[in-house]
Background: A computed fold for a 362-nucleotide RNA from uncultured Sphingomonas sp., annotated as Bacterial RNase P class A. Lineage of the source: Bacteria > Pseudomonadati > Pseudomonadota > Sphingomonadales > Sphingomonas.
RNA sequence: AGAGGGCCGGGCGGCCGCCGGCGCGAGCGAUCGUGCGGGAGGAAAGUCCGGGCUCCAAGGAGCAACGGUGCCGGGUAACGCCCGGCGAGAGCGAUCUUAGGGACAGUGCCACAGAAAACAAACCGCCCGCGCUUCGGCCGGGUCAGGGCGAAACGGUGCGGUAAGAGCGCACCGCGGACCGGGUAACCGGAACGGCACGGCAAACCCCACCGGGAGCAAGACCGAAUAGGGACGGCAUAUGGGCUGCUUCGCCCCGUCGUCCGGGUUGGUCGCUGGAGGCCGCGGGCAACCGCGGUCCUAGAGGAAUGGUCGCCCAUCCCGUCAUUUCGGCGGGUGGACAGAACCCGGCUUACAGGCCCUCU
Numbered sequence: 001a002g003a004g005g006g007c008c009g010g011g012c013g014g015c016c017g018c019c020g021g022c023g024c025g026a027g028c029g030a031u032c033g034u035g036c037g038g039g040a041g042g043a044a045a046g047u048c049c050g051g052g053c054u055c056c057a058a059g060g061a062g063c064a065a066c067g068g069u070g071c072c073g074g075g076u077a078a079c080g081c082c083c084g085g086c087g088a089g090a091g092c093g094a095u096c097u098u099a100g101g102g103a104c105a106g107u108g109c110c111a112c113a114g115a116a117a118a119c120a121a122a123c124c125g126c127c128c129g130c131g132c133u134u135c136g137g138c139c140g141g142g143u144c145a146g147g148g149c150g151a152a153a154c155g156g157u158g159c160g161g162u163a164a165g166a167g168c169g170c171a172c173c174g175c176g177g178a179c180c181g182g183g184u185a186a187c188c189g190g191a192a193c194g195g196c197a198c199g200g201c202a203a204a205c206c207c208c209a210c211c212g213g214g215a216g217c218a219a220g221a222c223c224g225a226a227u228a229g230g231g232a233c234g235g236c237a238u239a240u241g242g243g244c245u246g247c248u249u250c251g252c253c254c255c256g257u258c259g260u261c262c263g264g265g266u267u268g269g270u271c272g273c274u275g276g277a278g279g280c281c282g283c284g285g286g287c288a289a290c291c292g293c294g295g296u297c298c299u300a301g302a303g304g305a306a307u308g309g310u311c312g313c314c315c316a317u318c319c320c321g322u323c324a325u326u327u328c329g330g331c332g333g334g335u336g337g338a339c340a341g342a343a344c345c346c347g348g349c350u351u352a353c354a355g356g357c358c359c360u361c362u
């Protein structure tokens, strides 16, 4: 100077409050008083994945559709998470990054530039012509070695070869499909063969393998007042009146009141509601993630939402002055604590974070 990992993230005390729990006292009760004990995080956050739990749906299985995941092995309740490897890339290195299956199943795309962007192709250049010529070139043919374009140009370098060239031939490298050896595997190494046939893109459609019912604690369960309204039965009244018409008359139908019972709903209350795939320590297994055994520890649980305010001292930070200076620093004064706030619960990921401590490595 740098790389990787772990941890803390103000402390103590006084006073005044807030939200639950338990006890005591007062009160018929509602409630009040008082005492004791508890009361946010590493991310409580984003709600992005995976589960528990609850309700709904569903006979089981398969297929299709849709969505997701995607090197190999392991861990886990599970995962898109974690650990250990492999390949590729970056770095002198510790180490870091990586959506990393398939491009002979099919379809599609490859901007600009360039002659040409994929069953190839001739712009310049090079070569040949027993073709033309006004001698500048033109025409026909061969050629991808050279120039030029591009992110990418149909293997690379060298020697031979040739009119000039070309895997046309050869050597090495690369590539290919079988083979041998190592590894659980991804993959690694090796020698021989093949003249090269097969450009890239699948975070384009797609193909292949695997996974996936839906909604979420405002899930959901229970209790259920007054009042209003509904239904059934019974008693009383069965007449006046009202409604059904623009008006009248007649007929039919409906409307009353009291009691008992039933069922639904609103306000409200109770449960779900926190002890759990839990933390720490020790021993054992494992490179590790993690697992097993033993011991020990644990009280937020509200419901529009409490966990706060203030004062003093101390520690860290930052600033100023001063002293001593090679440096660490000493003294005095001031400042004053990052991100943030549980709402059913766990495992992850991601994001935010003043400052500080520790370990390992280059």
Stems, first nucleotide, its partner, number of pairs: 001362008010314007018039002021036006041339001045350002048348005053216004066212005071085005086100001087098004101207002106205002108201003123147002125143005131138002155173006174196001175194002179190004220271004230262007241255003278297008315337001318334006